[in-house]
Molecule: c-di-GMP-I riboswitch aptamer
Organism: Candidatus Atribacteria bacterium
RNA sequence: AGUUGAUAAAGGCAAACUACCCGAAAGGGUAGGGCGCAAAGUCAUGGGCCUAAUGUUUUUUACUAUGGCCGCCAGACUGCCGGC
Repeated sequence: AGUUGAUAAAGGCAAACUACCCGAAAGGGUAGGGCGCAAAGUCAUGGGCCUAAUGUUUUUUACUAUGGCCGCCAGACUGCCGGC
């Protein structure tokens, strides 16, 4: 440096749920809490998924992202330790 994740070691993150706050919602933040994760670190770049304020509509409804999800997949960048 490349590749890989057996057994470890040092650690890290933190699902659901609860409380408060932001938001139209999806969802996000903080604190608690731990389902799990070898990138469950960062990036919205590609795909996919969620919501529908606004706009359109047959104004019942349905469609729509400029809003969101990186713990959906891929990609890019970075990182601890061990094996080869």